[in-house]
RNA sequence: GCCGAAGUAGCUCAGUGGUAGAGCACUUCUCUGAAAAAGAAGGGGUCGCGAGUUCGAUUCUCGCCUUCGGCA
Repeated sequence: GCCGAAGUAGCUCAGUGGUAGAGCACUUCUCUGAAAAAGAAGGGGUCGCGAGUUCGAUUCUCGCCUUCGGCA
């Protein structure tokens, strides 16, 4: 330099045009003499950045950035 994949909650990942979810983690409560475990409730996201298409984009298209892999 060329090709491909990935980027979504603190972490690991779903979702794939119609106002974003799970597990773990975190907070509070119940339970206990006190913890752990268990149960209940809750907080936390400009969906990497910018533009385009669309009534509507996390999702489709283009460019850029970062990471990983392959070729040279």
Model confidence (mean pLDDT): 84 of 100. The RNA shown here (transfer RNA) has 72 nucleotides and comes from a Patescibacteria group bacterium. Its Rfam family is "tRNA". Gene Ontology term of the family: triplet codon-amino acid adaptor activity. By type it is a transfer RNA. It was read from a public genome assembly.